Predicted 3D model of an 88-nucleotide RNA (Glycine riboswitch aptamer) from an uncultured Alphaproteobacteria bacterium. The sequence was found by an Rfam model in a public genome assembly.

């Protein structure tokens, strides 16, 4: 001089599934069923990767959890600002 990688806040975008049935209520919420969804999180397998002893892995798979009008959440994505590092 300061880029990619990471991290953190900010704003915008963000899908899927019963506004189900019954107790209770003015409704929510809560309890019980019964069907569903997957993209918080978790677990699995496993292409590939590596420092190959081992260990790292998904948007694949399973749904414990978590969710199925709005609302909140939301993987990711784009911006913006801060940490951070240390390519050139």
């Nucleotide at each position: 001089u300061g880029a990619u990688a990471c991290c953190c806040a900010g704003c915008g975008g963000g899908a899927g599934a019963g506004g189900c049935c019954g107790g209770a209520u003015c409704g929510c919420a809560c309890c019980g069923g019964c069907g569903c969804c997957g993209a918080a999180g978790g677990a699995g397998c496993a292409a590939c990767c590596g420092c190959c002893c081992c260990g790292g892995a998904a948007a694949c798979u399973c749904u414990c959890a978590g969710g199925c009008a709005a609302a909140u959440g939301g993987a990711c994505c784009g911006u913006u600002g801060g940490g951070g590092g240390g390519a050139u």